[in-house]
RNA sequence: GCUCUCGUGGCUCAGUGGUAGAGUACUUCCUUGGUAAGGAAGGGGUCGCGGGUUCAAUUCCCGCCGAGAGCU
Numbered sequence: 001g002c003u004c005u006c007g008u009g010g011c012u013c014a015g016u017g018g019u020a021g022a023g024u025a026c027u028u029c030c031u032u033g034g035u036a037a038g039g040a041a042g043g044g045g046u047c048g049c050g051g052g053u054u055c056a057a058u059u060c061c062c063g064c065c066g067a068g069a070g071c072u
Base pairs, nucleotide, nucleotide: 001071002070003069004068005067006066007065010024011023012022013021018055026042027041028040029039030038048064049063050062051061052060
């Protein structure tokens, strides 16, 4: 330099045009002699950034940034 994959709550990952979810973590409550384990409720995301297509974009297209792999 070229090609491919990935970027989504604190972390690990789903989702794939129509108001964004799970596990875990966090907060509060219940239970316990008691930290734990178990149960219930709750908060937290401008979906990496910018532009385009569309009635509508996390999703499709282009560029850039970052991470990884391969080739030379």
Transfer RNA from a Bacteriovoracaceae bacterium, 72 nucleotides, folded computationally. The sequence was found in a public genome assembly. Lineage of the source: Bacteria > Pseudomonadati > Bdellovibrionota > Bacteriovoracales > Bacteriovoracaceae. The prediction has a mean pLDDT of 80. Rfam family: tRNA. Rfam describes the family as follows. Transfer RNA (tRNA) molecules are approximately 80 nucleotides in length.